[in-house]
RNA sequence: AGUCGAGGGGCAGCAUAGGUUUUCGGACCUGAUGGCGACCGGCGCACGGGUGAGUAACGCGUACACAACCUACCUCCAAGUGGGGGAUAGCCUAUGGAAACGUAGAUUAAUACCGCAUGUGAUUACUAUUGUAAUGAUUGUAAUUAAAGUUUCGGCGCUUGAAGAUGGGUGUGCGUCCCAUUAGUUAGUUGGUAAGGUAACGGCUUACCAAGACGAUGAUGGGUAGGGGGCGUGAGAGCGUGGCCCCCCACACGGGUACUGAGACACGGACCCGACUCCUACGGGAGGCAGCAGUAAGGAAUAUUGGACAAUGGAGGCAACUCUGAUCCAGCCAUCCCGCGUGUAGGAUGACGGCCCUAUGGGUUGUAAACUACUUUUGUAUGGGAAGAACGGCCCCGAUUUAUUGGGGUGUGACGGUACCAUAAGAAUGAGCACCGGCUAACUCCGUGCCAGCAGCCGCGGUAAUACGGAGGGUGCAAGCGUUAUCCGGAAUCACUGGGUUUAAAGGGUGCGUAGGCGGUACUAUAAGUCAGAGGUGAAAGCUUGCAGCUUAACUGUGAAACUGCCUUUGAAACUGUAGUACUUGAAUUAAGUUGAGGUUAGCGGAAUGAGUCAUGUAGCGGUGAAAUGCAUAGAUAUGACUUAGAACACCAAUUGCGAAGGCAGCUGACUAGACUUAUAUUGACGCUGAGGCACGAAAGCGUGGGGAGCGAACAGGAUUAGAUACCCUGGUAGUCCACGCCCUAAACGAUGCUUACUCGAUGUUUGGGACUAGUUCUUGAGCAUCCAAGGGAAACCGUUAAGUAAGCCACCUGGGGAGUACGUUCGCAAGAAUGAAACUCAAAGGAAUUGACGGGGGUCCGCACAAGCGGUGGAGCAUGUGGUUUAAUUCGAUAUACGCGAGGAACCUUACCUAGGCUCUAAUGCGCGUGACGAUAUAUGAAAGUAUAUUUUCCUUCGGGACACAAAGCAAGGUGCUGCAUGGUUGCCGUCAGCUCGUGCCGUGAGGUGUUGGGUUAAGUCCCGCAACGAGCGCAACCCCUAUCUUCAGUUGCCAGCACAUAAUGGUGGGGACUCUGGAGAGACUGCCUCCGCAAGGAGUGAGGAAGGCGGGGACGACGUCAAACCAUCAUGGCCUUUAUGCCCAGGGCUACACACGUGCUACAAUGGCGGGUACAGAGGGUUGCGAAGCAGUGAUGUGGAGCUAAUCCCAGAAAGCCCGUCCCAGUCCGGAUUGGAGUCUGCAACUCGACUCCAUGAAGGUGGAAUCGCUAGUAAUCGCGCAUCAGCCAUGGCGCGGUGAAUACGUUCCCGGACCUUGUACACACCGCCCGUCAAGCCAUGGGAGCUGGGGGUGCCUGAAGAUGGUGACUUUACGGGGAGCUAUCUAGGGUAAAACUAGUAACUGGGGCUAAGUCGUAACAAGGUA
Repeated sequence: AGUCGAGGGGCAGCAUAGGUUUUCGGACCUGAUGGCGACCGGCGCACGGGUGAGUAACGCGUACACAACCUACCUCCAAGUGGGGGAUAGCCUAUGGAAACGUAGAUUAAUACCGCAUGUGAUUACUAUUGUAAUGAUUGUAAUUAAAGUUUCGGCGCUUGAAGAUGGGUGUGCGUCCCAUUAGUUAGUUGGUAAGGUAACGGCUUACCAAGACGAUGAUGGGUAGGGGGCGUGAGAGCGUGGCCCCCCACACGGGUACUGAGACACGGACCCGACUCCUACGGGAGGCAGCAGUAAGGAAUAUUGGACAAUGGAGGCAACUCUGAUCCAGCCAUCCCGCGUGUAGGAUGACGGCCCUAUGGGUUGUAAACUACUUUUGUAUGGGAAGAACGGCCCCGAUUUAUUGGGGUGUGACGGUACCAUAAGAAUGAGCACCGGCUAACUCCGUGCCAGCAGCCGCGGUAAUACGGAGGGUGCAAGCGUUAUCCGGAAUCACUGGGUUUAAAGGGUGCGUAGGCGGUACUAUAAGUCAGAGGUGAAAGCUUGCAGCUUAACUGUGAAACUGCCUUUGAAACUGUAGUACUUGAAUUAAGUUGAGGUUAGCGGAAUGAGUCAUGUAGCGGUGAAAUGCAUAGAUAUGACUUAGAACACCAAUUGCGAAGGCAGCUGACUAGACUUAUAUUGACGCUGAGGCACGAAAGCGUGGGGAGCGAACAGGAUUAGAUACCCUGGUAGUCCACGCCCUAAACGAUGCUUACUCGAUGUUUGGGACUAGUUCUUGAGCAUCCAAGGGAAACCGUUAAGUAAGCCACCUGGGGAGUACGUUCGCAAGAAUGAAACUCAAAGGAAUUGACGGGGGUCCGCACAAGCGGUGGAGCAUGUGGUUUAAUUCGAUAUACGCGAGGAACCUUACCUAGGCUCUAAUGCGCGUGACGAUAUAUGAAAGUAUAUUUUCCUUCGGGACACAAAGCAAGGUGCUGCAUGGUUGCCGUCAGCUCGUGCCGUGAGGUGUUGGGUUAAGUCCCGCAACGAGCGCAACCCCUAUCUUCAGUUGCCAGCACAUAAUGGUGGGGACUCUGGAGAGACUGCCUCCGCAAGGAGUGAGGAAGGCGGGGACGACGUCAAACCAUCAUGGCCUUUAUGCCCAGGGCUACACACGUGCUACAAUGGCGGGUACAGAGGGUUGCGAAGCAGUGAUGUGGAGCUAAUCCCAGAAAGCCCGUCCCAGUCCGGAUUGGAGUCUGCAACUCGACUCCAUGAAGGUGGAAUCGCUAGUAAUCGCGCAUCAGCCAUGGCGCGGUGAAUACGUUCCCGGACCUUGUACACACCGCCCGUCAAGCCAUGGGAGCUGGGGGUGCCUGAAGAUGGUGACUUUACGGGGAGCUAUCUAGGGUAAAACUAGUAACUGGGGCUAAGUCGUAACAAGGUA
């Protein structure tokens, strides 16, 4: 995908030439020439180009084989090319049809077609010689079989045969994905004989004969897929993959078929069936981009309907040449790889601006910019400008073998005026993307407030987000940067290299044994494995590497290496294999013994239990935490005797023994299996392991038939309980027992497969043998156990009975859940067993150990913890605080560790709350600016605060100004508003409990341990002893204060013995320091001494001494930490909020309410008392805005008064209980005092809401307090009064102190509570107020079953069957006749139809479980002894 006129007849169209004609436009003629549409003929169209649907296959890869084959064109060799014939396209004529396309007639050529001749040869048959394992090779004879012309005469072609080259065809070994929930498949199937067919072998096809063939080393079936060279990754081994390039295969709209040809069953050929599209005159026709562009659709996504045959290659041709979407180029795309640039140097006031901060200022952006100097790649402009070109043709010259070849000239470029070169000006023309919590390089501010959002994993966000969004800054990469998807790596996380299995996932329940795997010593042979040498092959490209070419690189060229493989051949013989011979140590047999709950079966035995009978005997028995159900006066339970039934075997008995495991226990017999010891002999590797297979296999369960005492699922009843379908009790069926047959599972466990060898010891025990000195001995086997060395292990632990060191074989594992589930299959009577997934979902699940915490675990110890006591609370009334309720407000906080608390003092104030009225630079201060007032008085209004009006009005001065006040108004305001979960500080509880830690060392992989545990002791981690610990710190104790005794010093306001004075009396006075006392300094107490116990520490003693005795009493002092404990309302403070209000002023109200509940108190209920009278003794405090004496008044609160006192001086100030005397006489009282009425006092602007006190009157509840609960161990409890702070006063019965009087009891640690230490368990670590399970209810998701419904691919039977092939026939046709064809017919066949069944997918009413989901329901199953292990 055409080309050839140099095969042919010819010539429509074009051009040239000639001619005719012309209206000058043209028309016509001549195959004459160049050439050539259509046609005949030759070659090509089977190449090149595209795609990967199918294919799990000799398709591909690799290595062989064909003695079983073909090959046009090309090369070489041998032989030939003689002579004839009849047609047929085209052309012409006629004609049908819309068209596609035909039909008929006449006529014509060839390198088209057909005979004849010749036969080197070839083919077939026969024959001879020779040879192979076998089809072979070479002779001879006979038969059959060829050809085409053209020419310029050189050739180019043609025919036959042989050889080569090239290309193919066929066969074979090895390699080549997943599923066994695919285990059996196959009838032309496997082989033979004969024939046909093919280029060729062959069941390739047909007939007949035989019954084979394949398969656990995976047949068959299903799913998926083109294969290789290579590519990505990886250290490699591997794993994943097969795009570009190269090789092979397959395909060309889906399927079938042949024709032609050397080659096809043919991408751009034919025929048929089917689907689809188009044309049509409805009769009929046309088509196949998985060629290059291009269009549509689909999609996340993929380019131009470009140029040229100039080069390379292909087809045809003698050639020129023609064709060539092969190819070479250009266009589009940051898609990839490579290279280059976007400037370089200097430049600090470290500029402006931005951002941040501790904010007069600093830091950062940042030498960055500006500015100065320089360079010009790239880009722009102008100019020049390639290599790629060698051929071929023609001309000239030369060499020769006349067909080629050498040299010269001429001619040929799509890319392209492209690459490249030169010149010019000018920093000019050019930077983005992602990220900044860790992994992982890089940090701040603002906004947001579990919202919006981020996220690869962990995770971030709930008001101070380096994690969201923005900004500034930074980091990384860079013409790219990020995201997504996929693959490899890390992952030794499928482990060949190179993993494991006691407890993390994982040893089969156990044995016997088949296949398979592995296998003792010595020798001989062999050479399959193995090793070495050589040869062939392992295409090219790619990878690696040397060199070279584009300015470099990417890229390319060339050489080498490599291709780890396969085949052939030669050799070696150690090891493995194979064959043979021999051996005894592995194994087995033999002999003599020993041993045991080994197994099967038969018989026998006693105790206990139940039942029956009889007897004795009487009221209960039984059972439990306590009861009840139950049994019993019809005589139980109990006791005795006899009878009977079934099951199990006390003591011995053990840490024992036996068995393959399950398992096995009274005694005796029978049968039977094993193990061990000793020793001789025998066999001669007979061995080990063991996928499938077979056998055994607790309990429960099933079937049939027995048996049935006790026990006892289910069931019934009684209890318990909120419930109690349980735990406990009373009964009780199946079952448990026997025989036979099933089931086949267990935490069938040593959670540890079997066998063999090796590797220190100690101890106990069972059962054998040997020795002697005869023993509590030594030695040698086989078991069962305990503890250790080495070694191993994550550790716990294992450790000759290995979990050590090695070898062999088998089984099993690969995150948790879903799930040992579903489906399928096998087994089973059933129950069920065995095999055994996926979707989906989570970021864990798990092991061992550590530290804590916890336990309805254990041990030891302590504490007013219990007990023993004393007194209270809970009952009453009142006070006070809280809750609740109410209210305009009842301000706020505190809630085991709050509740007479913040508050050590709410009538106003306080005050934070409410109502109403006002102010807006303020109620306060500082700075700066202006004015000169401020203030005072008066009036009006008002509840006041305030507002308005009127009058009056400065001082000091160094003359600059200052003091003070006001106005406008600036900077800083103010807030008891929020956050105690942003904080400081302070405080509470554990707890005045005895603990909490560190350094060094040691132990452990580590967390961590040790020390700090242990034995004692103590109030104490106090001390002692021991100890891989030795020391140290914070706590304990001591040091500090008060108190108890003494000494000393000092004596005023205190004291007064002695001496004086004075008084009615008093330290009142002189004096004194003795005493008390005051306040300084000291002493003293340490188990120091004695006895006993003890090693010591220490303990005991009515010890001694002493004021005090074992810490003398009390206080201050509170370890590491816990409770996100309390307080933003003491104070301070970050952030947020508010600013004519959440700030400030003021009046009134409220914080004081009142069906109720709780806490803390006071007073009582009385006689140990009340009342009246008398009388005694403290301590510690306070006082000048104060305490306030004496005196006077008042019943009194108090008033008046004013001495004294700045206090050891004066005052408050009388202490009270007590003691003495009297009275009351057990009662709602002469108890109790609430409540209420009246009258007063005091404070205070003011006592109504809402003060205290006094007097008179009134005289409530209450007669000792339920369940429950608190304090206290000695100067304590109880009881009695006094003082102080706050404060005008006081709701104080509160708080803090002071003294007076002054007990009882403690056996003891079982129990309650709290705590400390040691130990144990743990599924807890927010730490038991923990964790956590299941049903039900709700939402979402995937999935199983499911009456069915709808598809899909494949197979089978039957019917039909186009084109075509093969066979038969062929009366018709052909001037070609040993021929061909139409037609008819038989078989096969794509496809179609139909039938039944299997497989597979989708879907489905309904239904089953599963998973997931902040706050649903019911219980509490598990984790601690989890409350019944």